[in-house]
RNA sequence: GCGGCUAUAGUCUAGUGGUUAGGAUCGGAGCUUCCCAAGCUUCUGACCCGGGUUCAAAUCCCGGUAGCCGCA
Numbered sequence: 001g002c003g004g005c006u007a008u009a010g011u012c013u014a015g016u017g018g019u020u021a022g023g024a025u026c027g028g029a030g031c032u033u034c035c036c037a038a039g040c041u042u043c044u045g046a047c048c049c050g051g052g053u054u055c056a057a058a059u060c061c062c063g064g065u066a067g068c069c070g071c072a
Stems, first nucleotide, its partner, number of pairs: 001071007010025004018055001027043005048064005
């Protein structure tokens, strides 16, 4: 330099055009318990950046950034 893949919450992850972006874990509060742990309920928190297409984009297209793999 070229090609491919990936980027969603502090962490891991689901979501291939339309329902409030879902789950796990972490954190806060409560219940339970003599206490702790475990369990249950509840709350907070996310689509890498810019642009385009569309009535509607996490999703499709273009560019960029970062990471991984391969080729040279």

Description:
This is a predicted structure of a 72-nucleotide RNA (transfer RNA) from an archaeon. Its Rfam family is "tRNA". It is annotated as a transfer RNA. Its mean pLDDT, the model's own confidence on a scale to 100, is 80.